The RNA shown here (Bacterial RNase P class A) has 379 nucleotides and comes from a Bacteroidota bacterium. Its mean pLDDT, the model's own confidence on a scale to 100, is 76. Rfam family: Bacterial RNase P class A. Gene Ontology terms of the family: tRNA processing, dimeric ribonuclease P complex and ribonuclease P activity. It is annotated as a ribozyme. From the family's description: Ribonuclease P (RNase P) is a ubiquitous endoribonuclease, found in archaea, bacteria and eukarya as well as chloroplasts and mitochondria. It was read from a public genome assembly, where an Rfam model found it.
[in-house]
RNA sequence: AAAGCAGGCCGUUCUAUCGCCGCGUAGCAAUACGGGGAGGAAAGUCCGGACAACUUAGAGCAACCCGCCCCCAGAAUACGAGGGAGACCGGUAGUAAAUACCGGUAAUGGACAGUGUCGCAGAGAAUAUACCGCCCUGGCGUUUACCGCAAAGGGUAAGGGUGAAAACGCGAGGUAAGAGCUCACGAUUUUUGUUGGUAACAACAAAAGUGAUAAACCCCGGGUGUUGCAAGGCCAAAUAUGCCGUGGUUUGAGGGCUGCUCGCCCAACACGGUGGGUAGGCUGCAUGAGCAUGGGUAGCAAUGCCCUGCCUAGAUAAAUGAUAGAACUCUCAUAGCAAUAUGAGACGACAGAAUCCGGCUUACAGGCCUGCUUUUAUU
Numbered sequence: 001a002a003a004g005c006a007g008g009c010c011g012u013u014c015u016a017u018c019g020c021c022g023c024g025u026a027g028c029a030a031u032a033c034g035g036g037g038a039g040g041a042a043a044g045u046c047c048g049g050a051c052a053a054c055u056u057a058g059a060g061c062a063a064c065c066c067g068c069c070c071c072c073a074g075a076a077u078a079c080g081a082g083g084g085a086g087a088c089c090g091g092u093a094g095u096a097a098a099u100a101c102c103g104g105u106a107a108u109g110g111a112c113a114g115u116g117u118c119g120c121a122g123a124g125a126a127u128a129u130a131c132c133g134c135c136c137u138g139g140c141g142u143u144u145a146c147c148g149c150a151a152a153g154g155g156u157a158a159g160g161g162u163g164a165a166a167a168c169g170c171g172a173g174g175u176a177a178g179a180g181c182u183c184a185c186g187a188u189u190u191u192u193g194u195u196g197g198u199a200a201c202a203a204c205a206a207a208a209g210u211g212a213u214a215a216a217c218c219c220c221g222g223g224u225g226u227u228g229c230a231a232g233g234c235c236a237a238a239u240a241u242g243c244c245g246u247g248g249u250u251u252g253a254g255g256g257c258u259g260c261u262c263g264c265c266c267a268a269c270a271c272g273g274u275g276g277g278u279a280g281g282c283u284g285c286a287u288g289a290g291c292a293u294g295g296g297u298a299g300c301a302a303u304g305c306c307c308u309g310c311c312u313a314g315a316u317a318a319a320u321g322a323u324a325g326a327a328c329u330c331u332c333a334u335a336g337c338a339a340u341a342u343g344a345g346a347c348g349a350c351a352g353a354a355u356c357c358g359g360c361u362u363a364c365a366g367g368c369c370u371g372c373u374u375u376u377a378u379u
Base pairs, nucleotide, nucleotide: 001375002374003373004372005371006370007369008368009367010366012327013326014325015324016323017322018321020037021036023034024033025032026031039350043361044360046359047358048357049356050355051228052227053226054225058262059261060260061259063224064223065222066221067220068084069083070082085108087105088104089103090102091101092100093099109219110218114217115216116213117212118211131160132159133156134155135154136153137152139149140148141147168186169185171183172182173181187210188209189208190207191206192205193204194203195202196201232283233282234281235280242274243273244272245271246270247269254266255265256264257263290310291309292308294307295306296305297304298303328348329346330345331344332343333342334341335340
C1' cells in the first nucleotide's frame, strides 16, 4: 500500500418558482405575512414499559417468564448496558505443558428425585460388553523344556479395531495374564475447616466419589392481573317502546374480575332469528422516562444529579412534493511529487410516521473510523 473479515458512525445540503398539510398573527371573509413538516432503521411485531378501561376482592390450579455475582445502572422480567468471576476458543511470550497478558463466544441453577435420548459404525453406549488379541487347563507332534497345530472349557479388559464418546488420566508395583487391585502424582464433583474477597469465587488441607445431554420432559428457587389508541371520553343524527322463539325477575337468566374452580360484585331483563332507520364530528394527539458537538459534579464504567439553552410532523384514506441551478459524493480523462485544479458523466442505496418511549432482529449505493488475517514493496 492492496485485498478480505468483524464491529461502529454518517447516509445528502443550499437557493429560486409553483403546489400540499399544520401552527401563530391580522382580517367579516377571500387572503396576506412568519415559522415548521417522514428514519437509522419509520420495517419485523420479537421483547419491555408509559398511558387508558375493567376496578369493588381475593385464594388455589394451570399457563408463561427468569436462572453465576453486584444494597450495580435503568421505568423495566429486554438473547439489552457496565464491572467482575468461572468455562471454552484464538493470539503473544523460541517449541510442548504450565503460568501470565490481550481479544472473543455463550439464554452460565440441578444429571446423587425420576423418565427419556446418544443415529450410522461397533462385540458392546451406563445394572454395557468380548470381535481381534493375552493367559491357564488339556489333546497331538518319540520324552523333557521351548515351539507349532485344531477344537472345547475357564479367566481378562491393560494392547488393537469401530466411534464424538468404550466408563477419570499418566507412571510404577502386583498378577498365570490383567484390572484403581494397590501406591504416588494430576484433573474434576460434593462436603468440612483455615485465609483473602460485599459476593460469585480463589488458594491450601482432609474425606467420599467419577460418561454426555435439561433452548429434552422434569426438579429447585424467584416472578407475572387482563385487554389494548380499532384503548378510552364527549357531542350530534335516526328509530318500528316492531314481530317470533327460548330462558329469567332475589330459589338470580345473563354479565364482570378470569384461562379454569371456589369466592365476590352488578343485575331486570338477557340471548337467538327476522325486519326497518341512522352512522357525522370533536377529543385522546404530542412538553416528552424529550433534545443539546453546552458547562459543573459523583462514579472503574454503564449512568445519575444540578445549571444553561432549545421546542424540532400530527395527517385521517391518509399531507411532508415537482422543476431548474449550484454544492457534496462517486467514476473516467488530463496536468501535478503531492495537496489540488480543469473537463465530461452518474443522480445517490435500504426505504415512508399513524398513541408514545427503551431495546432486539433484518435490509442497505457510497464514504469514514477501529481491530484482525493474508499478500506485496522498502528498511